This is a predicted structure of a 478-nucleotide part of an RNA (small-subunit ribosomal RNA, 3' major domain) from an uncultured bacterium. Model confidence (mean pLDDT): 82 of 100. RNAcentral holds the full RNA, with entries from SILVA.
[in-house]
Context: one part of a larger RNA
RNA sequence: UGACGGGGACCCGCACAAGCGGUGGAGCAUGUGGUUUAAUUCGAAGCAACGCGCAGAACCUUACCUACCCUUGCAUCCCACUUAUGCAUGACAGAGAUGUCGUGUGUCGAUUCGGUCGGAGUGGAGACAGGUGCUGCAUGGCUGUCGUCAGCUCGUGUCGUGAGAUGUUUGGUUAAGUCCAGCAACGAGCGCAACCCUCGCAAAUUGUUGCCAUCAUUAAGUUGGGCACUCAAGUUGAACUGCCGGUUUUAAGCCGGAGGAAGGCGGGGAUGACGUCAAGUCCUCAUGGCCCUUACGGGUAGGGCUACACACGUGCUACAAUGGUGGUGACAGAGAGCUGCAACCGUGUGAACGGAAGCUAAUCCCUAAAAGCCAUCUCAGUUCGGAUUGUUCUCUGCAACUCGAGAGCAUGAAGUUGGAAUCGCUAGUAAUCGCAGAUCAGAACGCUGCGGUGAAUACAGUUCCCGGGUCUUGUACA
Numbered sequence: 001u002g003a004c005g006g007g008g009a010c011c012c013g014c015a016c017a018a019g020c021g022g023u024g025g026a027g028c029a030u031g032u033g034g035u036u037u038a039a040u041u042c043g044a045a046g047c048a049a050c051g052c053g054c055a056g057a058a059c060c061u062u063a064c065c066u067a068c069c070c071u072u073g074c075a076u077c078c079c080a081c082u083u084a085u086g087c088a089u090g091a092c093a094g095a096g097a098u099g100u101c102g103u104g105u106g107u108c109g110a111u112u113c114g115g116u117c118g119g120a121g122u123g124g125a126g127a128c129a130g131g132u133g134c135u136g137c138a139u140g141g142c143u144g145u146c147g148u149c150a151g152c153u154c155g156u157g158u159c160g161u162g163a164g165a166u167g168u169u170u171g172g173u174u175a176a177g178u179c180c181a182g183c184a185a186c187g188a189g190c191g192c193a194a195c196c197c198u199c200g201c202a203a204a205u206u207g208u209u210g211c212c213a214u215c216a217u218u219a220a221g222u223u224g225g226g227c228a229c230u231c232a233a234g235u236u237g238a239a240c241u242g243c244c245g246g247u248u249u250u251a252a253g254c255c256g257g258a259g260g261a262a263g264g265c266g267g268g269g270a271u272g273a274c275g276u277c278a279a280g281u282c283c284u285c286a287u288g289g290c291c292c293u294u295a296c297g298g299g300u301a302g303g304g305c306u307a308c309a310c311a312c313g314u315g316c317u318a319c320a321a322u323g324g325u326g327g328u329g330a331c332a333g334a335g336a337g338c339u340g341c342a343a344c345c346g347u348g349u350g351a352a353c354g355g356a357a358g359c360u361a362a363u364c365c366c367u368a369a370a371a372g373c374c375a376u377c378u379c380a381g382u383u384c385g386g387a388u389u390g391u392u393c394u395c396u397g398c399a400a401c402u403c404g405a406g407a408g409c410a411u412g413a414a415g416u417u418g419g420a421a422u423c424g425c426u427a428g429u430a431a432u433c434g435c436a437g438a439u440c441a442g443a444a445c446g447c448u449g450c451g452g453u454g455a456a457u458a459c460a461g462u463u464c465c466c467g468g469g470u471c472u473u474g475u476a477c478a
Stems, first nucleotide, its partner, number of pairs: 001478002003475003007472007015462002019425005026317008034308002042053002064303007073128001076127002078124006086105008108118003130292002133290003139286002141281003144277001146275001151190006157166003170181003196269004201237003205233003210227003215224002240263001243257005319418001323377006337364001340359002344355004384415001389410007431453007
């Protein structure tokens, strides 16, 4: 000087407290451990691994296993021979890769006119290629984490023999090393804040595919008409403790008020200091070293990654009446769309199928669901719950046996609110309700976004648990 303390003081955070809803019990989905297996590819391991890499394993992917094949192989270079290469296609063997035998068609460009150069095939020779093989404790790059916590440092000066100290401490204050006052310090840098995006208010501009107040008109903003209003796009304004009162040290600030769409950081996002964990990744990529080289490389088929006495994590659906069922019925936002999205019509109980306008999109796709209203059920393992199983089908796709999703009929399991323990959340939040997208032929209860309905409690608290910050103190630690 740090680190640590079941030392002290002060302060903060959904840390506790105050509340609301969960997990832990059930069934299923999904990941992991374990076990099994020819293989169940590999990685991730307290927080910070476990719906994680995987924004999507039937084949492919695929790295694993079994079997069958190839050995200069995908690239560059050398030699010899053949010839443009090619395109379409048949037979046989085979699981296929591949092997054997064919058929049709087509036949290159440059040129110093020399089968010279370029291209392809076959054969040969090695130099090499290739490796998701090992080492993340050899590395780059990228990432997590403490933590969006308020810290981390430097120059000059001063003090100290020196390591170092000071500044950065102290008194206030702040979300903040934010600002003020004081001070042997005076300044500065990386962080904080601001500058960026978005939401909230307004103005002018522009009105089509958007809108409709007035005037006509229609089944319908449909048409004429209009651009007021809504909305869209870019531009500009607006909030700064600016104004008033109180308080404080005539400070920084804090409290209250006015005006205002918005008030004291207006809400949300992006943004992550010096460093820590030899944290993670050699299976994105790059790369040193080591290792394999008729195999640890390459190809193919089938299987596996989907196993199942069990254990854990994360979710979904429930256990019902604030509900289930039937009928009726209103209101979004955001995003995607040509190998696509598909209105509408017909068929089917349905998944869907057969036709088929429109849309390369403010034009078409485009109907939200919970809510509301009516009826019924009347507290039951039920008209709750939907697992499981049987059967018949639909769709995607060469192909749904291992191993897809969906529909109809039948079946109708556990479950009556969950022990110890434990998690999230402070407002348009929690809770609840649907919608869309990426990946994607098909395959979400996951993920990422979008809107609808919409609370309780705390902000009068800091004793305690957890994490963090500042000062101080002790130390046999570095």